[in-house]
RNA sequence: CAGGUUGGUCGGGCAGUUGCGGCUCUGCGUUGUCAGAGUCGAGGAAAGUCCGCACUCCUUAGAGCACGGCGUCGGAUAACGUCCGGGGCGGGGAAACCUGCCGGACUAGGGCCACAGAAACAAACAGCCGCCCCCUUCCGCGCCCUCUCCUUCGGGAGAAGGGUCGCGGUGAGGGGGGGUGAUGGUGAAAAGGUGGUGUAAGAGACCACCGGCAUUUGCAGUAAUGCGAAUGGCCAGGCAACCCCCGCCGGGAGCAAGGCCAAGCAGGGGUGAAAUCGUCUUCGGACGAUGGGAGACUGCUCGUCUCCGAUCAGCCCCGGGUAGGCUGCACGAGCGUCGCGGUAACGCGCCGCCCAGAUAGAUGACUGCCCAGAUGGGGUAACCCAUUGGACAGAAGGCGGCUUAUAGACCAGCCUGAGGC
Numbered sequence: 001c002a003g004g005u006u007g008g009u010c011g012g013g014c015a016g017u018u019g020c021g022g023c024u025c026u027g028c029g030u031u032g033u034c035a036g037a038g039u040c041g042a043g044g045a046a047a048g049u050c051c052g053c054a055c056u057c058c059u060u061a062g063a064g065c066a067c068g069g070c071g072u073c074g075g076a077u078a079a080c081g082u083c084c085g086g087g088g089c090g091g092g093g094a095a096a097c098c099u100g101c102c103g104g105a106c107u108a109g110g111g112c113c114a115c116a117g118a119a120a121c122a123a124a125c126a127g128c129c130g131c132c133c134c135c136u137u138c139c140g141c142g143c144c145c146u147c148u149c150c151u152u153c154g155g156g157a158g159a160a161g162g163g164u165c166g167c168g169g170u171g172a173g174g175g176g177g178g179g180u181g182a183u184g185g186u187g188a189a190a191a192g193g194u195g196g197u198g199u200a201a202g203a204g205a206c207c208a209c210c211g212g213c214a215u216u217u218g219c220a221g222u223a224a225u226g227c228g229a230a231u232g233g234c235c236a237g238g239c240a241a242c243c244c245c246c247g248c249c250g251g252g253a254g255c256a257a258g259g260c261c262a263a264g265c266a267g268g269g270g271u272g273a274a275a276u277c278g279u280c281u282u283c284g285g286a287c288g289a290u291g292g293g294a295g296a297c298u299g300c301u302c303g304u305c306u307c308c309g310a311u312c313a314g315c316c317c318c319g320g321g322u323a324g325g326c327u328g329c330a331c332g333a334g335c336g337u338c339g340c341g342g343u344a345a346c347g348c349g350c351c352g353c354c355c356a357g358a359u360a361g362a363u364g365a366c367u368g369c370c371c372a373g374a375u376g377g378g379g380u381a382a383c384c385c386a387u388u389g390g391a392c393a394g395a396a397g398g399c400g401g402c403u404u405a406u407a408g409a410c411c412a413g414c415c416u417g418a419g420g421c
Stems, first nucleotide, its partner, number of pairs: 001417010012370007020041008028032001043392001047403002050401004055254004062302004067250005072086005087102006103245002109243002111239003125184002127180003131177007138169005143163004147158004192210006211235002213232008258327004268318003272312001275290006292308006334353003338349004371390001373388006
């Protein structure tokens, strides 16, 4: 200097004129949608509505089931499915770095593994086998017959041919049975790997070493785990973002939550249960308890709460009315510098600051100048000229996260390459 990668900051500035909203103050007395002054006024994501929470109501307060979420170890946090730092199994990259997964599968149980392949929890297609049976053929030896020669007439020798004979050879082929799982093929996956012994041929069948697993155990670490030692041939998968099992967490609804005021209509209709016992009594009835009925608490059950003999209660059901105003509504799990602790997320402390609160929905418009960048020209360079030029995007009760979109500029760390000293 270039490229890559990680983290962070900014994301137009100044001036003038004019237009809005909140708050404070002043004035008028016309109290108003008034006038004037001051001050504040859109984000890193305000987006998505995917999570969590405070807060509000149900509600006076619970339990169980169902249902939902999470699932490696340690920490942070108000909490979380978030964040930080580790461990294990992977993937991409030359590297920095980026990124996927994480309780449990013999030993709770069920289910699935298409197609291909002989076979996917267990088997045998091809192949191999001096194993067994049968058949054919070949070779060797023996035996028998024919022929020739010799003969001491008992037989012997030789050659060729023949024999449904006997023995041997595994030599060859075929069929059946049995053994095999090393060789071949299929597949994501087919009884761990290398080298031997052994076998009819093979195989952890056996042996040595290695790998995995189980048991016991040492060291390091908070832990997940890592590095060993001894013994044991134990060596037969995968899927739980399949059902399921185990552990932990979780009431519901949500600012259109909720509270107050004004106005208005229709207390208009429906629904609302067998009773029993006790006490008192002016004998009409009153009170209490149990029980029952109508409702609320999510879906169910228990339980709790409200009302209940009707001229009433309850918003449970149907129907009618209103859709106006105020509040909730911004001082907060708030922001910033610095210091301390911590690898970090983050925590603590001193000091400083107050930074929208609209309600058809404000925070704008115009003009001029400057500027980041880009392109072209001039110039050794500094720089000059011309053109162009600023992304994604707008609060609607609030906060902590995650995810998505984003023109461009700057700062720092790390990796690689080239050159120079």

The RNA shown here (Bacterial RNase P class A) has 421 nucleotides and comes from a Chloroflexota bacterium. The organism belongs to Chloroflexota, within Bacteria.